Small-subunit ribosomal RNA from an uncultured bacterium, 1484 nucleotides, folded computationally. Its mean pLDDT, the model's own confidence on a scale to 100, is 83. The sequence is in RNAcentral, with records from ENA, Greengenes and SILVA.
[in-house]
RNA sequence: AGAGUUUGAUCCUGGCUCAGGAUGAACGCUAGCGGCAGGCUUAACACAUGCAAGUUGAGGGGUAACAGUCUUGAGCAAUCGAGAGCUGACGACCGGCGCACGGGUGAGUAACGCGUAUGCAACCUACCUUUAACUCGGAGAUAGCUCAGAGAAAUCUGAAUUAAUAUCCCAUAAUAGAAUAAUUGGCAUCUUUUAUUCUCAAAGUUCCGGCGGUUAAAGAUGGGCAUGCGUGACAUUAGUUAGAUGGUGAGGUAACGGCUCACCAUGACUACGAUGUCUAGGGGGCCUGAAAGGGUGAUCCCCCACACUGGUACUGAGAUACGGACCAGACUCCUACGGGAGGCAGCAGUGAGGAAUAUUGGUCAAUGGGCGAAAGCCUGAACCAGCCAUGCCGCGUGCAGGAUGACGGCCCUAUGGGUUGUAAACUGCUUUUGUACGGGAAGAAACCUUUGGACGUGUCCGAAGUUGACGGUACCGUAAGAAUAAGCAUCGGCUAACUCCGUGCCAGCAGCCGCGGUAAUACGGAGGAUGCAAGCGUUAUCCGGAUUUACUAGGUUUAAAGGGUGCGUAGGCGGAAUGGUAAGUCAGUGGUGAAAUCUCCUCGCUUAACGGGGAAAUUGCCAUUGAAACUGUUAUUCUUGAGUGUAGUUGAGGUGGUUGGAAUGUGUUGUGUAGCGGUGAAAUGCGUAGAUAUAACACAGAACACCAAUUGCGAAGGCAGAUCACUAAACUACAACUGACGCUGAGGCACGAAAGCGUGGGGAGCAAACAGGAUUAGAUACCCUGGUAGUCCACGCCCUAAACGAUGAUUACUCGCUGUUGGCGAUAUACUGUCAGCGGCUAAGUGAAAGCAUUAAGUAAUCCACCUGGGGAGUACGAUCGCAAGGUUGAAACUCAAAGGAAUUGACGGGGGCCCGCACAAGCGGAGGAACAUGUGGUUUAAUUCGAUGAUACGCGAGGAACCUUACCUGGGCUUAAAUGCAGAACGAUCGCUGCCGAAAGGUGGUUUUCCUUCGGGACGGACUGCAAGGUGCUGCAUGGUUGUCGUCAGCUCGUGCCGUGAGGUGUCGGGUUAAGUCCCAUAACGAGCGCAACCCUCAUCGUUAGUUGUCAGCGAGUCAUGUCGGAUACUCUAACGAAACUGCCGGUGUAAACCGGAGGAAGGUGGGGAUGACGUCAAAUCAGCACGGCCCUUAUGUCCAGGGCUACACACGUGUUACAAUGGUUAGGACAAUGAGCAGCCACUUGGCGACAAGGAGCUAAUCUUUAAACCUAAUCUCAGUUCGGAUCGGAGUCUGAAACUCGACUCCGUGAAGUCGGAUUCGCUAGUAAUCGCGCAUCAGCAAUGGCGCGGUGAAUACGUUCCCGGGCCUUGUACACACCGCCCGUCAAGCCAUGGAAGCCGGGAGUACCUGAAGUCCGUAACCGCAAGGAGCGGCCUAAGGUAAAACUGGUGACUGGGGCUAAGUCGUAACAAGGUAACC
Repeated sequence: AGAGUUUGAUCCUGGCUCAGGAUGAACGCUAGCGGCAGGCUUAACACAUGCAAGUUGAGGGGUAACAGUCUUGAGCAAUCGAGAGCUGACGACCGGCGCACGGGUGAGUAACGCGUAUGCAACCUACCUUUAACUCGGAGAUAGCUCAGAGAAAUCUGAAUUAAUAUCCCAUAAUAGAAUAAUUGGCAUCUUUUAUUCUCAAAGUUCCGGCGGUUAAAGAUGGGCAUGCGUGACAUUAGUUAGAUGGUGAGGUAACGGCUCACCAUGACUACGAUGUCUAGGGGGCCUGAAAGGGUGAUCCCCCACACUGGUACUGAGAUACGGACCAGACUCCUACGGGAGGCAGCAGUGAGGAAUAUUGGUCAAUGGGCGAAAGCCUGAACCAGCCAUGCCGCGUGCAGGAUGACGGCCCUAUGGGUUGUAAACUGCUUUUGUACGGGAAGAAACCUUUGGACGUGUCCGAAGUUGACGGUACCGUAAGAAUAAGCAUCGGCUAACUCCGUGCCAGCAGCCGCGGUAAUACGGAGGAUGCAAGCGUUAUCCGGAUUUACUAGGUUUAAAGGGUGCGUAGGCGGAAUGGUAAGUCAGUGGUGAAAUCUCCUCGCUUAACGGGGAAAUUGCCAUUGAAACUGUUAUUCUUGAGUGUAGUUGAGGUGGUUGGAAUGUGUUGUGUAGCGGUGAAAUGCGUAGAUAUAACACAGAACACCAAUUGCGAAGGCAGAUCACUAAACUACAACUGACGCUGAGGCACGAAAGCGUGGGGAGCAAACAGGAUUAGAUACCCUGGUAGUCCACGCCCUAAACGAUGAUUACUCGCUGUUGGCGAUAUACUGUCAGCGGCUAAGUGAAAGCAUUAAGUAAUCCACCUGGGGAGUACGAUCGCAAGGUUGAAACUCAAAGGAAUUGACGGGGGCCCGCACAAGCGGAGGAACAUGUGGUUUAAUUCGAUGAUACGCGAGGAACCUUACCUGGGCUUAAAUGCAGAACGAUCGCUGCCGAAAGGUGGUUUUCCUUCGGGACGGACUGCAAGGUGCUGCAUGGUUGUCGUCAGCUCGUGCCGUGAGGUGUCGGGUUAAGUCCCAUAACGAGCGCAACCCUCAUCGUUAGUUGUCAGCGAGUCAUGUCGGAUACUCUAACGAAACUGCCGGUGUAAACCGGAGGAAGGUGGGGAUGACGUCAAAUCAGCACGGCCCUUAUGUCCAGGGCUACACACGUGUUACAAUGGUUAGGACAAUGAGCAGCCACUUGGCGACAAGGAGCUAAUCUUUAAACCUAAUCUCAGUUCGGAUCGGAGUCUGAAACUCGACUCCGUGAAGUCGGAUUCGCUAGUAAUCGCGCAUCAGCAAUGGCGCGGUGAAUACGUUCCCGGGCCUUGUACACACCGCCCGUCAAGCCAUGGAAGCCGGGAGUACCUGAAGUCCGUAACCGCAAGGAGCGGCCUAAGGUAAAACUGGUGACUGGGGCUAAGUCGUAACAAGGUAACC
């Protein structure tokens, strides 16, 4: 100090989350020791038991218990009784002091409660200190004790008697109190001094020193009261208050005071937040933070409050009293039922509650407290110990060496390597801790006792003695021995740390993003690693990060956010000059700011934590002295801000009146006739009762064409024919007047489009609602025909808009260019300057960017308003305004991790522009109808093996399923198996031959006994055992390789530079051109790469070379005939090398590229064809061609065999073949190819057969041999018909291949002769040697289901105006809420589940208040009877009052049939509202 998360990517806004620190913590796992701290945060819930406040005999009467002494009885004695307050002592009692401290808790309290600073001329203070004075004389009671009595008890009553430092009376007394007079001071109440008068004291004891007691004064300590300032939330709490505010008088108090009362007045508080409601003890401090702040108030210290709940007083110096009293209430306990007792929020402890918090311990040794003269007693204060890893701190669990880098584990590319890992073993060393044994503290100094000294019956200073709960603890020493001691969390990113196995959107994880659907570093386990460590994680809470409430230190055009606009109150802020003042401000000084804490220094525990000492700090408050710049205040001036005046100008500024024409509608009267109107097309509607159209006249209401414009005016809303009246404003010029009069503006007031509401008018056109007609699947819409409110006027409401410049008002400053409106500078429409507006562009600057830019969103100042993630929601409740509609104000629960802004690249659009393609169009021929072939779907089946499925599957894998193939089914077999290798141990025929069973595979027998040898064995053979197998089983979504498609489309990128915060852009865009990102020009780009083109093959022309198996012109030979032969290389041809074409030449157009035309040429503008397929897309296809990861099977999912199936058949689709005929069929005759293939082959030729073919039989391993081309031509016939078309189907007879043609082959012959007469919607191919048509060949192959595929040649067309439309594609641009990219995204109702919430007839509580009734205890007041000598008391009465009761209303909480909307939830329903012109632009 930051990081993750919105996007395909980017920048920003913005929330959520994480890393840090902390805790009185809890939970999970784990645990060796010590030190120092801490330990009911919940039920101020209830409490058994014990203890927590007593002491004093030196105040008193005394003597219950104990001891001693004395006397006495019994007894031998020990001893046991009785008596004596005589002594030590002492139960209970009277008296004194204490019990108001110490200890606990935080319920109440929003308050002078607390903090801080002052004040008391308005006060008190026991014990303590100091000073002064006094301490005289009397009196009557009472407790106890004794006796009697009541009661279960608690306790109480009566009688008699007694003491005091208990109580009372008297005497004396002032610097006390009161009154009067004079006097001093003071603002006043008052006060000083003097004088006079009046009033109030005491207690004794003693060793005679004192110790006590009383009064007065002072101090100290502790308290009381008052005041300034500070000290929570909510305004959806806005008004509150009758003792209330003040005065006079009185009472009361220690004291002031409405503290209380009588009378009088009507005040007092409040937007600077009263009152109310809710919450809460406050502070020092503690946690966090850089600080400012935020959170918190455990332990320790200070203050307050409380003591079962509420009330009350008494005693006392002090209490309205935790371990006192009285009363009321609730609860618990005892009881003899009559009545009594109690208060752990003291220390332990119990129950309960709770996630959760300890021992019914020891000691008064120390410190402190109470009493006492003291000894001493008491002290759950305190000091210690116990329990708990609750926290902080410290220590340890060993150290060094040690590589065959051991074993084992885990992983891998696995004969081996890596890792665990110097880790272990092993060797040496050490001994903290633990164990054993031994020693052993400090904390202790006093009081007191003894004693010495000084002063002198006592005090002070010494010496000695005595006192330790903790504790035989800390600490020290000795001994043996690595011995007694490591876990927890994490390992996808943030965030340090990685692999294997299991699981398979399951189980689970998760702080956020997110993992898991068969190769999970994210789940679970293992190995390894990382972090921390006697702890480690999790959860909860707080601060931080978060500048994410912004004082320090944020924003508001578009992200959340400027009020619709003005006027103006309070408030805030405010021009220039001079003087005064000193409130703010600044400086000095003084006081205070408790201690502890924090910081620094230092010291003590072995160190640290912890503790001691010192310093600093305590940023604050108060007082005082000074300064006077600034702000304030006050006084006097000024003119530039502001306003006034004079003279002009401008305008749809406002209000009211008058008036005009066009249009529309209606009415009347003509003319006129069949339609009009309306739409994409129609229909509803109007019209022969005369419409529409046209003419004239009349009437009505509303709106004002042209002018007219980024024009003008107004605060905004808004304002438009003309004119009149009234009225407001702005600007300009002048610089006469006032002299800061200003700016902003919470509340407040006024204005405020449209729609809407009320009353009354008006109503032509338009037009919600509504009706009808269309459209549509539907159409409660868009379109059409009608049409009512309304729109208009007057008056009154409403008060909201995307009321927008999405930009508050005011002031000042900051480059320029240009247009325009209104003025001014004597005239001018010139030019130039200036003032005030309205616009465009641009610089600096600014901004996330788009953009803004003197009319700022720049630079500054003042004031106001508003914002703080999205949704829920501008909703609910409450309040308020309104006639209503509704407006204003305005939440929460719950839910999500985003929502959003600007810009970028794509993709898309029923957006735009340009261009191309057999894309359309123009043509030719087909498909879709028939039959058949073939493939697919479906169905069927034991099986009909598997794959391919829009284009880009379907005569596809398959270029050949009868068996085989074959993967499928049925049945029968085999289990190292069908093949190969190695090793082992046997054997020597298990080989071969042969028999039986069997469908075969296989099973089971018979016969037979190899070769070499150094005799050890070896070779060979098959069988056995073991190791390696095998799988067309799964995953093409784990892969390689290969392939399809977009597409032979013209695109796809890079380097450097430049632009941009960045994604990215530029280049590659623009203007031309091209088949082309082809080329040219232009250009912040310049170059380059993969593609295009070319290079390659082939065809077309020619040349050269070479002529065999090819050829044959000329020469010769020969044949019925044929290059058959000799020969010839001329031609054709063959096959190698060359040439040729480049827009090269000419003309035109053009800057150029290029285009158009022409010449020559075999060929002309890439000459035809082929090969060649950029970056990429479709998780496209293929695990069944092959290869390969992982998973699965192993007497089977392997393998062998026989048979069957892949050929099924109601049906649907694709691709083809043959046809439907005369451009034809049939018959006969005749002509012309090319590519190829061939030895288990092609087969000439001959013979036989109608034929398929058969039997013979030359040649050919091939330019040598083998192979009738057909359409075509000629002639004949058929004559438009289901035919001499068509050939399916079926019957019969055959041929061939093959072990084998039944399922299931092809072919031949004879017979049979189906559908079909040109094919609906729709759809396919093709632009030239193409389509169409005709035949030929080849692969596979025993044969063939081939009509398929791949090639070859023959004959050989038609058409293209053109690019509007359909499809596909390319470039540029635009919009976007899409990015899985339009097969996208996404809205609402309904249905289902869950969640929180509003309303609601009611029901049940809670606290506070009001009124009335009743009213305990108690203070106070009053008081004749009773008691008392008296003081006084009892009793009675009165006022007030807690609790209680009753009543009505308000506030608040829970619950509630039913009901409202909201949120969330992989695959529900209906539509398609929004995003593209979203298909009717969207929105308010």